[in-house]
RNA sequence: CGGGCAGUAGCGCAGUUGGUAGCGCGCUUGGUUCGGGACCAAGAGGUCCCCGGUUCAAAUCCGGGUUGCCCGA
Numbered sequence: 001c002g003g004g005c006a007g008u009a010g011c012g013c014a015g016u017u018g019g020u021a022g023c024g025c026g027c028u029u030g031g032u033u034c035g036g037g038a039c040c041a042a043g044a045g046g047u048c049c050c051c052g053g054u055u056c057a058a059a060u061c062c063g064g065g066u067u068g069c070c071c072g073a
Base pairs, nucleotide, nucleotide: 001072002071003070004069005068006067007066010025011024012023013022019056027043028042029041030040031039049065050064051063052062053061
């Protein structure tokens, strides 16, 4: 310098063909227990890496940038 893959909740990840974001663990509250753990019920938490474009509508499509990993030179 060129190419590929990845960046989504605190952590690990899913999200096919654009339709307004979810799962597990963790966290909070309540129940259960003498108490804790386990279990049960409910709940909080995300400008979807950044900027711009297309569209009625973008995590998803397009352009640029950026960080990490891999391959090549």